[in-house]
Molecule: transfer RNA
Organism: Candidatus Moranbacteria bacterium GW2011_GWF2_35_54
RNA sequence: CGCGGGGUAGAGCAGUCUGGCAGCUCGUCUGGCUCAUAACCAGGAGGUCGCCGGUUCGAAUCCGGCCCCCGCAA
Numbered sequence: 001c002g003c004g005g006g007g008u009a010g011a012g013c014a015g016u017c018u019g020g021c022a023g024c025u026c027g028u029c030u031g032g033c034u035c036a037u038a039a040c041c042a043g044g045a046g047g048u049c050g051c052c053g054g055u056u057c058g059a060a061u062c063c064g065g066c067c068c069c070c071g072c073a074a
Stems, first nucleotide, its partner, number of pairs: 002072006010026004020057001028044005050066005
């Protein structure tokens, strides 16, 4: 080189098939509760959706190329 799976918030993952507001849990921050901490409750911040290009009114999603990780085969 070949085959398969994967890359989306700090962590773990959904969403892709069938294009249409970028989400869930944990974490984190602020406030509440408490003598206090944990737990619990409310709210917030945090994203070039691996990279580049193409199609489209519109791309995480479709198409092409490339990079990285895991596994199989050799």